[in-house]
RNA sequence: GGAGAUGUAGCUCAACGGGAGAGCACGAUGCUGGCAGCGUCGCGGUUGAGGGUUCGAAUCCCUCCAUCUCCA
Numbered sequence: 001g002g003a004g005a006u007g008u009a010g011c012u013c014a015a016c017g018g019g020a021g022a023g024c025a026c027g028a029u030g031c032u033g034g035c036a037g038c039g040u041c042g043c044g045g046u047u048g049a050g051g052g053u054u055c056g057a058a059u060c061c062c063u064c065c066a067u068c069u070c071c072a
Stems, first nucleotide, its partner, number of pairs: 001071007010024004018055001026042006048064005
């Protein structure tokens, strides 16, 4: 320099163009004499950035950024 993949909650990851979610973690609470464990509830997101298409974009298109892989 060329090609490809990935980027969503603190972490690991889901999410046919229409309700942004799960597990773990964190907080509260119940069970227990206490710890652990389990149950219930809750907190937590400018979906990497900017633009475009669309009635509607995490999702489709373009550019850029970061990380990884391959080729040279």
Predicted 3D model of a 72-nucleotide RNA (transfer RNA) from Plesiocystis pacifica SIR-1.
Rfam family: tRNA. Its family is annotated with triplet codon-amino acid adaptor activity in the Gene Ontology. Rfam's curators write: Transfer RNA (tRNA) molecules are approximately 80 nucleotides in length.
The sequence is in RNAcentral, with records from ENA and Rfam.
Model confidence (mean pLDDT): 83 of 100.